c-di-GMP-I-GGC riboswitch aptamer from a Nitrospirota bacterium, 79 nucleotides, folded computationally.
The sequence was found by an Rfam model in a public genome assembly.
Its Rfam family is "c-di-GMP-I-GGC riboswitch aptamer". Gene Ontology term of the family: cyclic-di-GMP binding.
NCBI's taxonomy places the organism under Bacteria, Pseudomonadati, Nitrospirota.
Model confidence (mean pLDDT): 85 of 100.
Formats: sequence, structure tokens, C1' cells
RNA sequence: GCCGAUAAAGCCAAACCCUUCGUGAGAGGGGGACGGAAAGCGGCGGAUCUUGUUCAUCAAGAUGGCCGAGCUGCCGAAG
Repeated sequence: GCCGAUAAAGCCAAACCCUUCGUGAGAGGGGGACGGAAAGCGGCGGAUCUUGUUCAUCAAGAUGGCCGAGCUGCCGAAG
């Protein structure tokens, strides 16, 4: 370094409920834990979703806990 344990110390927090914001996808806060070794960061590519009368195009958005790639990072056995 790869890798990731029935290890240790910590960390995050899905669904759902309450509340605020948003036309909406969704987002913030509180409770709550299904899970997570990047579930840390940023929408760069793809994907999905929303709005614009909207099937497509186009435009503006949402999801980083969908997949890639990028940047950063705790701990540590076996191999």
C1' cells in the first nucleotide's frame, strides 16, 4: 500500500413521527435506527425524479444513503 475482522475507540443515521421551508422532486431542525469503512466533501459523467399545459427536445431544479470517476480521511487483525 492492497485489504476490511463476531477487534477497539468514536462517527453518521433509512423508514416512520413532529415541525419549518418549497408548486414539486425534496431540504433544514427534533425524535428515531434500517443500515454504512467513506452513509466525509463537491452534482463532474451516467441514472432516476420534479417543475415549466410536457411524450420528446429544451430550460431550471432534486437525489452524494443509486452507479462511476475526483478530493480528503479514523482504526487495525488475518492475508